A computed fold for a 98-nucleotide RNA, annotated as Guanidine-I riboswitch aptamer. It was read from a public genome assembly, where an Rfam model found it. Its mean pLDDT, the model's own confidence on a scale to 100, is 79.
[in-house]
RNA sequence: AACAGACAUCCAUAGGGUUCCGCGGCAGGUCCGGUCUGGUCCGAGAUGGAUGGCACGGCCAAAGGCCGUGUACACGGAGGGGAAAAAGCCCGGGAGAG
Numbered sequence: 001a002a003c004a005g006a007c008a009u010c011c012a013u014a015g016g017g018u019u020c021c022g023c024g025g026c027a028g029g030u031c032c033g034g035u036c037u038g039g040u041c042c043g044a045g046a047u048g049g050a051u052g053g054c055a056c057g058g059c060c061a062a063a064g065g066c067c068g069u070g071u072a073c074a075c076g077g078a079g080g081g082g083a084a085a086a087a088g089c090c091c092g093g094g095a096g097a098g
Base pairs, nucleotide, nucleotide: 007052008051009050010049011048012047015042016041020039021038022036023033024032025031026029053071054070055069056068057067058066059065060064073093075096079091080090081089
């Protein structure tokens, strides 16, 4: 200096706040409180799982399918975004470090 493929969706979790519910308060409301365990909710590239996709191999006469294997590794701000809000969310496997 160059190269560096590794995808998508869903479920769950770590985590997150406060719309709604619940809970607490008194000033009793179009109120306050998340410095309230929680339900709803948001939610991981670097968490887990499932399905699909992709690659390679095999099987069936073909069309189309079926089966097997693989899909690795991964330190990371600040700042900005979010129509409830915040976040391990998104910018972003970014800047940077190595």